A computed fold for a 1500-nucleotide RNA from an uncultured prokaryote, annotated as small-subunit ribosomal RNA. Its Rfam family is "Bacterial small subunit ribosomal RNA".
[in-house]
RNA sequence: AGAGUUUGAUCUUGGCUCAGAACGAACGUUGGCGGCGUGGUUGAGGCAUGCAAGUCGAACGAGAAAUCCGGCUUCGGCUGGAGAGUACAGUGGCGAAAGGGUGAGUAACACGUGGUCAAUCUGUCUUUGGCGCGGGGGAUAACAGCUGGAAACGGCUGCUAAUACCGCGUACGAUCGCCGAACCGCAUGGUUUAGCGUUGAGAGGUGGGGCUCCUUCGGGACCUUCCGACCAAAGAGGAGAUCGCGGCCUAUCAGCUUGUUGGUGAGGUAACGGCUCACCAAGGCAACGACGGGUAGCCGGCCUGAGAGGGUAACCGGUCACAUGGGGACUGAGACACUGCCCUGACUCCUACGGGAGGCUGCAGUUCGGAAUAAUUGUCAAUGCGCGAAAGCGUGAACAUGCGACGCCGCGUGCGGGACGAAGGCCUUAUCGGUCGUAAACCGCUGUCAGGAGUUAAAAAGUCCGGGUGCGAUAACAUCAAAUCCGGUUGAUGAAUGCUCCAGAGGAAGCACCGGCUAAUUCCGUGCCAGCAGCCGCGGUAAGACGGAAGGUGCAAACGUUGUUCGGUGUCACUGGGCUUAAAGGGUGUGUAGGCGGCCGAGUAAGUGUGGGGUGAAAUCCCUCGGCUUAACCGAGGAAUGGCCUCAUAUACUGCUCGGCUUGAGGAUCAUAGGGGAGAGCGGAACGUUGCAAGUAGGGGUGAAAUCCGUAGAUAUGCGACGGAAGACCGGUGGCGAAGGCGGCUCUCUGGAUGGUUUCUGACGCUGAGACACGAAAGCGUGGGUAGCGAACGGGAUUAGAUACCCCGGUAGUCCACGCCGUAAACGAUGGGCACUAAGUGGGGGCGGUUCCAACGCCGUCUCUGCCGAAGCGAAAGCAUUAAGUGCCCCGCCUGGGGAGUAUGCUCGCAAGGGUAAAACUCAAAGGAAUUGACGGGGGCUCACACAAGCGGUGGAGCAUGUUGCUUAAUUCGAGGCAACGCGCAGAACCUUACCCGGACUUGACAUGCACGGAUUAGCUUCGUGAAAGCGAAGUGACGCUUUAACCGGUGGAACGUGCACAGGUGUUGCAUGGCUGUCGUCAGCUCGUGCCGUGAGGUGUCGGGUUAAGUCCCUUAACGAGCGAAACCCCUAUCCUUAGUUGCUCAUGGUUUACCAUGCACUCUAGGGAGACUGCCCGUGUAAGCGGGAGGAAGGUGGGGAUGACGUCAAGUCCUCAUGGCCUUUAUGCCCUGGGCUGCACACGUGCUACAAUGGCCGGUACAACGAGAAGCAAUACCGCGAGGUGGAGCAAAUCUUAUAAAGCCGGCCCCAGUUCGGAUUGGAGGCUGCAAUUCGCCUCCAUGAAGUUGGAAUCGCUAGUAAUCGCGUAUCAGCUACGACGCGGUGAAUACGUUCCUGAGCCUUGUACGCACCGCCCGUCAAGCCACGAAAGUCGGGGGUACCCGAAGUCCGUCCAGCCAACCCUUACGGGAGGCGGGCGCCCACGGUAAAACCGGU
Repeated sequence: AGAGUUUGAUCUUGGCUCAGAACGAACGUUGGCGGCGUGGUUGAGGCAUGCAAGUCGAACGAGAAAUCCGGCUUCGGCUGGAGAGUACAGUGGCGAAAGGGUGAGUAACACGUGGUCAAUCUGUCUUUGGCGCGGGGGAUAACAGCUGGAAACGGCUGCUAAUACCGCGUACGAUCGCCGAACCGCAUGGUUUAGCGUUGAGAGGUGGGGCUCCUUCGGGACCUUCCGACCAAAGAGGAGAUCGCGGCCUAUCAGCUUGUUGGUGAGGUAACGGCUCACCAAGGCAACGACGGGUAGCCGGCCUGAGAGGGUAACCGGUCACAUGGGGACUGAGACACUGCCCUGACUCCUACGGGAGGCUGCAGUUCGGAAUAAUUGUCAAUGCGCGAAAGCGUGAACAUGCGACGCCGCGUGCGGGACGAAGGCCUUAUCGGUCGUAAACCGCUGUCAGGAGUUAAAAAGUCCGGGUGCGAUAACAUCAAAUCCGGUUGAUGAAUGCUCCAGAGGAAGCACCGGCUAAUUCCGUGCCAGCAGCCGCGGUAAGACGGAAGGUGCAAACGUUGUUCGGUGUCACUGGGCUUAAAGGGUGUGUAGGCGGCCGAGUAAGUGUGGGGUGAAAUCCCUCGGCUUAACCGAGGAAUGGCCUCAUAUACUGCUCGGCUUGAGGAUCAUAGGGGAGAGCGGAACGUUGCAAGUAGGGGUGAAAUCCGUAGAUAUGCGACGGAAGACCGGUGGCGAAGGCGGCUCUCUGGAUGGUUUCUGACGCUGAGACACGAAAGCGUGGGUAGCGAACGGGAUUAGAUACCCCGGUAGUCCACGCCGUAAACGAUGGGCACUAAGUGGGGGCGGUUCCAACGCCGUCUCUGCCGAAGCGAAAGCAUUAAGUGCCCCGCCUGGGGAGUAUGCUCGCAAGGGUAAAACUCAAAGGAAUUGACGGGGGCUCACACAAGCGGUGGAGCAUGUUGCUUAAUUCGAGGCAACGCGCAGAACCUUACCCGGACUUGACAUGCACGGAUUAGCUUCGUGAAAGCGAAGUGACGCUUUAACCGGUGGAACGUGCACAGGUGUUGCAUGGCUGUCGUCAGCUCGUGCCGUGAGGUGUCGGGUUAAGUCCCUUAACGAGCGAAACCCCUAUCCUUAGUUGCUCAUGGUUUACCAUGCACUCUAGGGAGACUGCCCGUGUAAGCGGGAGGAAGGUGGGGAUGACGUCAAGUCCUCAUGGCCUUUAUGCCCUGGGCUGCACACGUGCUACAAUGGCCGGUACAACGAGAAGCAAUACCGCGAGGUGGAGCAAAUCUUAUAAAGCCGGCCCCAGUUCGGAUUGGAGGCUGCAAUUCGCCUCCAUGAAGUUGGAAUCGCUAGUAAUCGCGUAUCAGCUACGACGCGGUGAAUACGUUCCUGAGCCUUGUACGCACCGCCCGUCAAGCCACGAAAGUCGGGGGUACCCGAAGUCCGUCCAGCCAACCCUUACGGGAGGCGGGCGCCCACGGUAAAACCGGU
């Protein structure tokens, strides 16, 4: 720091997604050790049990027991002492308001920050001053007795103490009142002070001493120490109140408020205050968001980020709130009190049913809920807190330990050597090899952690005790005591840590990922299945994406997943975005608040700048040091803490106040243009209706028609009358208006604009949320009007249909008046204002200059309106002084697509509907501009037997052949629009043959290797069986080498047999492939290098103008060149020359039996080499290329034909030619054989042959080819047969011989238009040939038979010249043949082409596109069933809040009442009374509860 994803590709807009960091986490797999942290985020749900607040005997009274010892004893016990002034309980004091927990509530002065209190309080503590050295009183717990109750808990009587309680005296200060003075401040006021009056105190205790006094002999007074009490002042710390500023969402909450806002008075409080009350006034708050709703404790901080920001509120710290829900007060310095009290509700428990008890959001623990969160541990040793004089006691605060990889940090799981690169796994052209991998084994070494044994620090300071020194108090050297020295005493953790020793590589590695993003790849399995997936997307038989394995990558005691936050995302844009077309300018104006605002000067100092002061707690972050072996962690110092407050200073800019100015703005004045607006009137054309005239059969309408009108007289024509609407020509990117919009003429009223000249006001300006006004068409209301037009509707057509387009009619409406509606692609898809920034050229309206004047011009200037275009801008298209450029000011609007401008709420409207305006759910895109293709019933140019013009066919018949279909045991398989179908097949009776039935074989019909076998094995002959293959048997019977005289023997190769590897497969996949082929198409195209243009895809070149068969060539040209194609080069053919003449030829000569031979090589011909044609020449035309014509020439404009097929397209065809990956098969899907099938036949299609006849058929005669082929071959002459053919065999491996008669043609004859002397199918008979074999299933011949068919519907094919048509000939395959096919050869030999509108196909340019699998594209709407989400809905259920009324616990307060009760003080005749207190009743307020009617929110 970016990346993936919209497209064929590109740029852009824009969303989605990923890589990072973090966490109080959870889940999955795995798990060695330690340190430091951290751990109920959910139910503020319920809780068993234990503990979490006590302490003081130096405030007070009372005061045990167990047990031990002694005495007595009737042996039951009694008593004294110790235990012990101990324990328990009580009175009293202090504490219990701290510490600890939680975040429910709270949007608030709750919090943060900074001020204020002249409006306040403050226990303990500290300092200062004072005080006691006055004097009294009455009670009451405990305790005892009696007594109620199940219990909790009481009641009555009696006794008693105090630092408990109550009077009185005193008063340095203090409080209050009155009246003065001085000083000060910040408004009320404050401080100090003189005088007079008023109010208000108390408590003692401990230790020690022994001069004096008293004594109940204990002690007390007294002296002294310390503690405590009281009155004041001050401090510290704490608390309270108040104010400025700051920090959530919602306007689909816009108005809220009656103690409300203020005043007066009173009450209340520590204190100000409507805090409360009475009265008076009618205020107060709000668009700078009141009120309402939702959510939430706030902050230091923490996480993230470059920062600005965003998120968050665990742990630690500050603060607030709460303590089972709600209410209330008491006590107190402090509470409306977590482990206090009272009441009420819910819940739980006890109960004798009468009544009682309880509150873990303290620490542990439990239960439910939940994805999820620990021990019912130890100790007060340390730190701190409470009490105490102290010892000390208490302390789930705290310190420790335990549990959890929950987080961070550290360490380890070994190190070195070691190649036979072991075995094994995995991969692999089969071997080979590669990899795991120095990894292992093996050798050597080390010893962290864990384990065992031993040893050992710090956390301890203090307090207290003992002993010294000793200021000071004092009458005192007793004594006390501040301070200080020495010694002793205290450890939960824990034998934990550290250290030493021992042994030994031993006990210690996993998790995720490997298609791209994103580091890392292969095999097997699976086969759109199973599955994966963060996004794009993988999986349909070769998956680097699924699952496994091997290998690899990353991190590591962890690794992944999920969730959440920030980042990336400039994707809410302050830093730092946009709005012509991508989302986005309000339809337009007037104008309120607000925002912004010209020039000069003065003042001020709010903003702003500079300097100083205060604050910004600590911790955290950062820096530097330091302490734990390091780190995490911890400590110290520093820095920082964007803020707030305050003092001083500066005055450029902004603000404020004041004064001035004229250029912004506006006014006056004189001119000007105009469909600007409103009202009234007038005119003509057209149209319709109507009257009359005249006239006759049609009119009208359309692509063509019909409905329609017309003989009751239309249309067309003429003359009148009436009516409504609209304004031809002028008329124009001309004018006016804010926009909508405005068009005949005249008049009246009226708005705005422009120009000129001087002059006036003096910033009066710009924009403009709300608001108000205007606002096309359609529509609505009321009333008119209605010629034409014309939704709806009717009819006629069109059509498959036609609720349309076309036609005939036609109602609302269109028009007018008044009133609504308030929207449009209300568009320049471009808000308004001001300023600045090149030129050029038009149009409208003014003014000026110039020429003596005028005109026409020319020049200049202001304003409005167009075009083009530089810079610049823009994603591009484009915009460009009328900006989309450069700046400033103000408003509106946007934030992915769909859902949706919809629902709901509110609001406006008569309605229609408008305005405002979501969410659930769903997709990974949706878009903009431009590029290249493809496509178009878009355009232009051009071509092709594409059409047209012609000739001949097919489609009808019969037959042949191929195919579909059907059939079958099998009818083997493939080919499927053109571009499958006489195609693979240039030869299916067996074979072929792949198919079927049946019979056989199993290392095999064929290849290679290994092992074994045996000598009579192979081979040969024969036999049996069999359809054959095969199986079985008999006979005969080899070879090389060695050895031997020879036989025998040994060994070996081939062959054979057996066995193992393997062979074999026309089995599958042509969508895994190679090769080959078809097709577009012999169409003219397809590209490259460099340069240039473009951000880029890409373009240019290759376009344009000509020309060509052609991207052929020429010209122009930001292109210049080049390549593959085209052309040419090659072959055949047409002419000539030359060379060469046999097997060819025969001009000439000779011979001859007139067949021929010899000679010859001129000609033909053959086949080698050349020539020839190039628009070369001429004329015309043209810039040129070229074109037209002509000459010459055998041939003329690529002469004719062939071969030759660019980049590519169709996943075109072929695994059955061949080759080949994968898969499948292996006594069979291999191989052999017999027979059958591929020939099957109701049909259908394609391709052909033969015909339908007279341009013919038949008969007779007669003429002229070329290409070829030939040895298991072609075969002559001759003979036989009607013939097919047979016999026979000359010649010929062929310019020699043979095939081999060419046929149409020509000559002559017959037929006479008919199903025929046409046509030959079919069938019968007889033959021939090939072959092992013609039944299924061959061809040919002869005789007989003689079918359909008389020129073929829709439709469709070929061909432009030696072509079509027509005629025969040859060859390959081949035993033969289905050949009428295919491939070639020659003979005869036409017609037509005006032309390019149309059909088909193609090329180039251009245009539109939402297509790119590319029009066989894309895509819209309805619908069954099921599912999901949302709205509405008669209803129904719930919730919070409010209103009105009822009820009125506890309790404060207030007043009042009571034949109630009562110690302190007062009076008293001592009975009683008063003051005061307690209790009870009533009253106000009020929690819970209830009733009623609504609204709101939510569920269903």

Its mean pLDDT, the model's own confidence on a scale to 100, is 83.